[in-house]
Context: one part of a larger RNA
RNA sequence: UCAUGGCUAAGGAACUAGGCAAAUUAGUCCUGUAACUUCGGGAAAAAGGACCCCUACGCAAGUAGGGCGCAGAGAAAUGGCCCAGGCGACUGUUUAGCAAAAACACAUGGCUUUGCAAAAUUGAAAGAUGAAGUAUAAGGCCUGACACCUGCCCGGUGCUGGAAGGUUAAGAGGAGAGGUUAGUCGCAAGGCGAAGCUUUGAAUUGAAGCCCCAGUAAACGGCGGCCGUAACUAUAACGGUCCUAAGGUAGCGAAAUUCCUUGUCGGGUAAGUUCCGACCUGCACGAAUGGUGUAACGAUCUGGGCACUGUCUCAGCCAUGAGCUCG
Numbered sequence: 001u002c003a004u005g006g007c008u009a010a011g012g013a014a015c016u017a018g019g020c021a022a023a024u025u026a027g028u029c030c031u032g033u034a035a036c037u038u039c040g041g042g043a044a045a046a047a048g049g050a051c052c053c054c055u056a057c058g059c060a061a062g063u064a065g066g067g068c069g070c071a072g073a074g075a076a077a078u079g080g081c082c083c084a085g086g087c088g089a090c091u092g093u094u095u096a097g098c099a100a101a102a103a104c105a106c107a108u109g110g111c112u113u114u115g116c117a118a119a120a121u122u123g124a125a126a127g128a129u130g131a132a133g134u135a136u137a138a139g140g141c142c143u144g145a146c147a148c149c150u151g152c153c154c155g156g157u158g159c160u161g162g163a164a165g166g167u168u169a170a171g172a173g174g175a176g177a178g179g180u181u182a183g184u185c186g187c188a189a190g191g192c193g194a195a196g197c198u199u200u201g202a203a204u205u206g207a208a209g210c211c212c213c214a215g216u217a218a219a220c221g222g223c224g225g226c227c228g229u230a231a232c233u234a235u236a237a238c239g240g241u242c243c244u245a246a247g248g249u250a251g252c253g254a255a256a257u258u259c260c261u262u263g264u265c266g267g268g269u270a271a272g273u274u275c276c277g278a279c280c281u282g283c284a285c286g287a288a289u290g291g292u293g294u295a296a297c298g299a300u301c302u303g304g305g306c307a308c309u310g311u312c313u314c315a316g317c318c319a320u321g322a323g324c325u326c327g
Base pairs, nucleotide, nucleotide: 001322002321003320004319005318006317007316008315010313011312014311019308027051028050029049030048031047036041038145052067053066054065055064056063057062068072080306081305082304083303084302085301086300087298088297092104093103109142110141111140112139113138114137120129121128122127146293147292148291149290151223152222153221156220157219158216159215160214161213162212165211166210167209171205172204176200177199178198179197180196183192184191185190224242225241226240227239228238251285252282263279264278265277266276267275
């Protein structure tokens, strides 16, 4: 000097990003126990009291008397508590080796596929899983207990249905064109040229799909702008106009979302960029990509308080181990 323990005057979070760490609390019995609540809980809430030994009596529980210590749950082991808010209902699961969470899962709800040789998955196939199941079943996707709810838009993309018309492949079809040449014409050069073979090839026909017509948002998704107006001012219930598929409803809102921003007001503090309650000017909330609440729960996150303490003011002493010096 470091590490691990023990103690500490007065103060008691002034430390710090943050009470991190440490301390407090702790057992059993008795008393007592709030808001809130899904009536089960909350709850060991909180807050208090008792606890040893000897003698007598007593079956015991215990009662009476006495005794000792600083201390009677005499050691060890053995909850600190409360208030408020965010998120997630809960118990669970997860990054074996920096993340345990608000992430995943979950019961619940919904959409959708599938009639059984099921759909789906796997496998060139046989086959297998699904399932020795049968729509109260099985697969996919989303949501995520419960309570109250879940608005408008089908123009785009997707999916489902439709089949009149347009487009349309291979194939079918074969008009027409070319090559070759028996022959024929010609003095010759060369011309014409049947059948066959061969190279091409127009019209016509031709399914699904796409175009088209409908439906569908707990499918992917989307949910406006400008101007004017009330007898103070301000604001605009109201009116006008442009655009759109439709212009954001209920609820919530400076929020895990608010840039400006430490918004403004109130609370808490002597003093509060955090926190709580409001306001609404929502840069850029919003309804199963769920919205708003919510008892219980959480090694969760945030703010406050009581108790407690070497976290600190501000350090000191002791023990053990290591280091260092000497041998």
Molecule: large-subunit ribosomal RNA, domain IV
Organism: bioreactor sludge metagenome